[in-house]
Molecule: c-di-GMP-I riboswitch aptamer
Organism: Pyrinomonadaceae bacterium
RNA sequence: AGCCGAUAAAGGCACACUCCGCGCGAGCGGAGGUCGCAAAGCCCACGGGAGUCGGAGACGGUCACAAGCCGUCUUUGACUUGGCCGGGUUGCCGAA
Numbered sequence: 001a002g003c004c005g006a007u008a009a010a011g012g013c014a015c016a017c018u019c020c021g022c023g024c025g026a027g028c029g030g031a032g033g034u035c036g037c038a039a040a041g042c043c044c045a046c047g048g049g050a051g052u053c054g055g056a057g058a059c060g061g062u063c064a065c066a067a068g069c070c071g072u073c074u075u076u077g078a079c080u081u082g083g084c085c086g087g088g089u090u091g092c093c094g095a096a
Stems, first nucleotide, its partner, number of pairs: 004094002012037002017032006035083001041089003046086003049081014
């Protein structure tokens, strides 16, 4: 110095939830909180995943039929998620 990562030390971040604000929504910002995290620091929505809202189509339900409405799936557009993962970059500590 690199890999690696302890029931080490110091410090850090902050899920759910609550309150306030924003958004149709996924979700986001702030405060509290502390499930977890060795990059849960920073950058990136380019690739994969998940999700939301709208359009179109198919199927099913409702209905005598159609329309309408509801549900599921497919597709498409716009979004959300970096605490789902890949990627880029910087960095604390030092047992095995």